[in-house]
């Protein structure tokens, strides 16, 4: 150089035909214990890596850039 492939809650990762973003863990707060743990409940947390573009409507679809993985080839 050219190629494929990830990016979504503090971590892991889901998201179906484009139609109001989601579990699990962790975090808080409750219930329960002399207490804590575990358990059950519930709450909180996201401009969906970033800029355009199409579209009433984008996490999804185009296009470009950045990072992170991988294969070619290339030169020493």
């Nucleotide at each position: 150089g050219g190629g494929c492939u990830c990016a979504u809650a503090g971590c892991u990762c889901a998201g179906u035909u484009g139609g109001u973003a989601g579990a699990g863990c962790a975090u808080u707060c409750g219930u329960a214990u002399c207490a804590c743990a575990c358990a059950c409940g519930a709450a909180a947390g996201g401009u969906c890596u970033c800029a355009g573009g199409u579209u009433c409507g984008a996490g999804u679809c185009c296009u470009g850039a950045u990072g992170g993985g991988c294969c070619c080839a290339c030169u020493a």
A computed fold for a 76-nucleotide RNA from Candidatus Curtissbacteria bacterium RIFCSPHIGHO2_02_FULL_42_15, annotated as transfer RNA.
The sequence is in RNAcentral, with records from ENA.
Taxonomically the source falls in Candidatus Curtissiibacteriota (Bacteria, Bacteria candidate phyla).
Its Rfam family is "tRNA". Rfam describes the family as follows. Transfer RNA (tRNA) molecules are approximately 80 nucleotides in length. Their secondary structure includes four short double-helical elements and three loops (D, anti-codon, and T loops). Further hydrogen bonds mediate the characteristic L-shaped molecular structure. tRNAs have two regions of fundamental functional importance: the anti-codon, which is responsible for specific mRNA codon recognition, and the 3' end, to which the tRNAs corresponding amino acid is attached (by aminoacyl-tRNA synthetases). tRNAs cope with the degeneracy of the genetic code in two manners: having more than one tRNA (with a specific anti-codon) for a particular amino acid; and 'wobble' base-pairing, i.e. permitting non-standard base-pairing at the 3rd anti-codon position. By type it is a transfer RNA.